[in-house]
Context: one part of a larger RNA
Molecule: small-subunit ribosomal RNA, 5' domain
Organism: metagenome
């Protein structure tokens, strides 16, 4: 000098674009963050309409006996309606967060294949005949609750059986074996089998990838083979037997530290340092372990077990997991709103309308950073007053002010408005280029420094005191170095200090 996810001190007008829990992967109140489909299925509340029966009964007529019958209520039937819940399908493995672990095929790069793939695309075929349950519902039992049973009956694109069977699987090459589901309605969409594709993923190899020898030996499923098992898949991945191997001074093993890369900072470069935001990738989800479902997980807002912690309890037993968005406590030098909207982009479901979406789009807060703009302009000397210095003549602040004229950026108040909306109509949470009007210099300057390095000095106070200081050093009675004033220098909505990197 440059830089920072910075902090602190003094000061602080506006806007744009970014950015903001770096410490305790510490604990969390509350709300929201994953649903959707009635064109798969049964059932169906509120409500509305209508009808039948019964009851009450306004009005009008009346021979006072009654007739009429608006309207209201109860019960039953039908139609519309579609809430809540349930079965079923798809999604929930994405998106979002964090960097604890990991020195490793984790990452980077260049390859390999013994493998898988829901949704999507292309092609070839198929979609036949049957069956038994079960949830919801109803009844009933236990329990404080969470919830858990029992009984009757019911539906399906839920479940099961049979048929059919090749380009599929197995094969001793003879053969054997494997599927399906309908819906709305008149043309769509589903379902099943197979092949190929796309994209994605699994596995694997060469090379590269921090410090430490004041860590020198490490290893028994260890290294290899055979048989078997297991997996979508090669393999000590697992197991039985056999052999005795394998790694290491080109650093094994151990210890410490750390996610990695694209990048970022600096530097002429080589290099050195670093990995926040954004993108790719890995790992984690209270701590440890485990599997289930599924095309895909050993699954952040799924399940089971153990543990710690917290909450509820009728003491028998239950419930929870913000390293999602806000927010709270704690620790800390230190880091924001319990905001608006699905209008845009994207995602899930759906034929669609649409629903959901703290992803995302926006607004709010913070000079945290970068950039831009403003805080006026012109004239104005008897060089006013005041301040400071003085050799008492004057000098300086200084055209600075006053004063006169002007302007209207930004801001303020009012009005319009392209565009962000794609797409004929409709659709904007929020932002608003730009234009018009009003008024008036009014609302907008500080911080550090002035001995040398280093741009910029005088006076007073103090008297090795009080203090300054990055280094040299200053201060003990004339201090350009301390404190104050005036003046000056530098930068400027900032200026200094501290920390860290080059």
């Nucleotide at each position: 000098g440059a830089a920072u996810g910075a902090a602190c001190g003094u000061u602080g007008g506006c806007g744009g674009c970014g950015u903001g829990g770096a410490u305790u992967a510490g604990g969390c109140a509350u709300g929201c963050a994953a649903g959707u489909c009635g064109a798969g299925c049964g059932a169906g509340a509120a409500u509305u309409u209508u009808u039948a029966a019964g009851a009450a009964g306004a009005u009008a007529c009346u021979u006072c006996g009654g007739u009429u019958g608006a309207u209201u209520c109860u019960u039953g039937g039908a139609a519309a309606g579609g809430a809540c819940a349930g079965c079923g399908g798809c999604g929930a493995a994405a998106g979002g967060g964090a960097g604890a672990g990991u020195a490793a095929c984790g990452a980077g790069u260049a390859g390999a294949u013994a493998c898988g793939u829901a949704c999507c695309c292309a092609a070839g075929g198929g979609u036949u005949c049957g069956g038994g349950a079960u949830a919801g519902c109803c009844a009933u039992g236990c329990g404080a609750a969470a919830g858990c049973g029992u009984g009757c009956g019911u539906a399906a694109u839920a479940c099961c059986g049979a048929a059919u069977a090749a380009u599929g699987u197995c094969u001793c090459c003879g053969g054997a074996c494997c599927a399906a589901a309908g819906a709305u309605u008149u043309a769509u969409u589903g379902c099943c089998c197979u092949u190929g594709g796309a994209g994605c993923g699994g596995u694997u190899u060469g090379c590269u990838u921090a410090c430490u020898a004041u860590u020198a030996g490490c290893u028994u499923g260890u290294u290899g083979g055979u048989g078997g098992g297991g997996u979508a898949a090669a393999g000590g991945c697992c197991u039985a037997c056999c052999a005795a191997g394998g790694c290491a001074a080109a650093g094994a093993u151990g210890g410490u530290u750390a996610g990695c890369g694209g990048g970022u900072g600096u530097g002429a470069g080589a290099g050195c340092a670093u990995g926040g935001c954004c993108c790719g990738u890995c790992u984690c989800a209270c701590u440890g372990g485990g599997a289930c479902u599924g095309a895909g997980a050993c699954a952040c807002u799924g399940c089971c077990c153990a543990g710690a912690c917290a909450c509820c309890u009728a003491c028998g037993g239950g419930u929870g997991g913000c390293u999602g968005c806000a927010g709270u406590c704690g620790a800390g030098a230190a880091u924001c709103u319990u905001c608006c909207g699905c209008a845009a982009u994207g995602g899930a479901c759906g034929a669609a309308a649409g629903u959901c979406u703290g992803a995302c789009g926006g607004a709010g807060c913070g000079a945290c950073g970068c950039c831009g703009c403003g805080u006026g302009c012109u004239g104005g000397a008897u060089g006013a007053a005041g301040g400071c210095c003085c050799u008492c003549g004057g000098g300086u602040u200084g055209u600075a002010a006053a004063c006169a004229g002007c302007u209207g950026u930004c801001g303020u108040a009012g009005g319009g408005g392209a565009g962000g909306a794609a797409a004929u109509u409709u659709u904007g949470a929020c932002c608003g280029a730009u234009c018009c009007u009003a008024g008036g210099a009014g609302g907008a300057a500080g911080c550090a420094c002035a001995g040398g390095c280093u741009a910029a000095g005088u006076u007073c106070g103090u008297g090795c005191c009080a203090g300054c200081a990055g280094c040299c050093g200053c201060g003990g009675u004339a201090a350009u170095a301390c404190g104050a004033a005036c003046u000056g220098u530098g930068c400027a909505a900032a200026c200094g200090u501290u920390a860290u990197u080059c």